[in-house]
RNA sequence: CGAGUCGGCCGGGCGGUCGCGUCGGCGCCCUAGUGGCGUCACCGAGGAACGUCCGGACUCCGAAGAGCAGGGUGGUUGUUAACGGCAACCCGGGGCGACCCGCGGGAAAGUGCCACAGAGAACAGACCGCCGGCCCACGCUUCGGUGUGGUGCCGGUAAGGGUGAAACGGUGAGGUAAGAGCUCACCAGCACCCCGGGCGACCGGGGUGGCUAGGUAAACCCCACCCGGAGCAAGGCCAAGAAAGGCCGCCGAAAGGCGACCGGCGCAGGCGCUUGAGGGCUGCUCGCCCAAGCCUGCGGGUAGGCCGCAAGAGCCCAACGGCAACGUUGGGCCGAGAUGGAUGACCGCCCCCGGCGACGAGAGUCCCGGGCACAGAAUCCGGCGUACAGGCCGACUCGUCCG
Numbered sequence: 001c002g003a004g005u006c007g008g009c010c011g012g013g014c015g016g017u018c019g020c021g022u023c024g025g026c027g028c029c030c031u032a033g034u035g036g037c038g039u040c041a042c043c044g045a046g047g048a049a050c051g052u053c054c055g056g057a058c059u060c061c062g063a064a065g066a067g068c069a070g071g072g073u074g075g076u077u078g079u080u081a082a083c084g085g086c087a088a089c090c091c092g093g094g095g096c097g098a099c100c101c102g103c104g105g106g107a108a109a110g111u112g113c114c115a116c117a118g119a120g121a122a123c124a125g126a127c128c129g130c131c132g133g134c135c136c137a138c139g140c141u142u143c144g145g146u147g148u149g150g151u152g153c154c155g156g157u158a159a160g161g162g163u164g165a166a167a168c169g170g171u172g173a174g175g176u177a178a179g180a181g182c183u184c185a186c187c188a189g190c191a192c193c194c195c196g197g198g199c200g201a202c203c204g205g206g207g208u209g210g211c212u213a214g215g216u217a218a219a220c221c222c223c224a225c226c227c228g229g230a231g232c233a234a235g236g237c238c239a240a241g242a243a244a245g246g247c248c249g250c251c252g253a254a255a256g257g258c259g260a261c262c263g264g265c266g267c268a269g270g271c272g273c274u275u276g277a278g279g280g281c282u283g284c285u286c287g288c289c290c291a292a293g294c295c296u297g298c299g300g301g302u303a304g305g306c307c308g309c310a311a312g313a314g315c316c317c318a319a320c321g322g323c324a325a326c327g328u329u330g331g332g333c334c335g336a337g338a339u340g341g342a343u344g345a346c347c348g349c350c351c352c353c354g355g356c357g358a359c360g361a362g363a364g365u366c367c368c369g370g371g372c373a374c375a376g377a378a379u380c381c382g383g384c385g386u387a388c389a390g391g392c393c394g395a396c397u398c399g400u401c402c403g
Base pairs, nucleotide, nucleotide: 001399002398003397004396005395006394007393008392009391010390012350013349014348015347016346017345018344020044021043024040025039026038027037028036029035030033046374050385051384053383054382055381056380057379058231059230060229061228065286066285067284068283070227071226072225073224074223075089076088077087078086079085090104091102092101093100094099105222106221110220111219112216113215114214127161128160129157130156131155132154133153134152135150136149137148138147139146140145169187170186171185172184173183174182188212190209191208192207193206194205195204196203197202235307236306237305238304244302245262246261248259249258250257251256265299266298267297268296269295270294271293278290279289280288312334314333315332316331317330318329319328320327321326351371352370353369354368355367357366358365359364
């Protein structure tokens, strides 16, 4: 210098004016409230706030225990609140290499499936071929036979050809009518045993055996481990009303709206209070729980606000332990909280980008335009995945040249 591999980071900065939102201070107003208005100060989107794919916190359901069913995960060891995340390592595959990829338990438990092509697709299969016998034709004949051939028939054969992603170990020798692990040697691979190394996945070496075992478990299934369900539309509270909880149907992206039924509320009648009327129970069962109220009939109503909700598995820096993920200790910081949903606009300076622009010998100065992509909080947190204009930094590999 060229070609690459891996990892990390940024996503304009500062100041001013105005606007919007939350919270706080002060002042004013009246209907006196968790009120309205004005003013001042602080703060005000992201690396993915996104998708909602995993895991948790938190909340309720039932008192969640057991079993079944169902779902999930799947090399090993760690890490963590937890995970299907992450780290290191192992095995297999790719690359000269840095490095990358793997839904990576079990197919010699059982069942199923293996398209097209092909004769045959799983304790297989004779289409061509090879070999033997019969028959037929022709030739030769010492008349006993023998050679060649066949759209013929019967049988043997998995060496060779052909089909296929895949055809039931490979090479060689023996053997045979031709062949075949039929037999043997070596090689590959498998099962079992032993020795050594490693926490382990696994690795290295030796021996024995039978000659061989196809693929597929993002097919059923088996093994090990994990999982109760629903979710902030959770759930709780206040005001008003005599009385606010559930389920279903329709509309809607949702919040929500409309309607029906049950419950709750009010009135009337009847039954019952531990020898207990009756009721609840998530997919199912076992079982468990509540219990002083329950059944029938009739009637009727208002709907606004608050909490949850912002100081936490929090962020930054340093030291120490660890290969690392991560952990421990110390110091510092406080960084949105809306509910028709705020987070914007303009100006100045700097920085960056673009311009066949102007001046200049050049360095450079000036002028014009732009700061754009993906996107955007809604209970919070840890991950994963996906999108992204432009830009910065670090480590490493291969090649070429120079010293």
This is a predicted structure of a 403-nucleotide RNA (Bacterial RNase P class A) from Paractinoplanes durhamensis. Model confidence (mean pLDDT): 75 of 100. It matches the Rfam family "Bacterial RNase P class A". Clan: RNaseP clan. By type it is a ribozyme. Taxonomically the source falls in Paractinoplanes (Bacteria, Actinomycetota, Actinomycetes, Micromonosporaceae).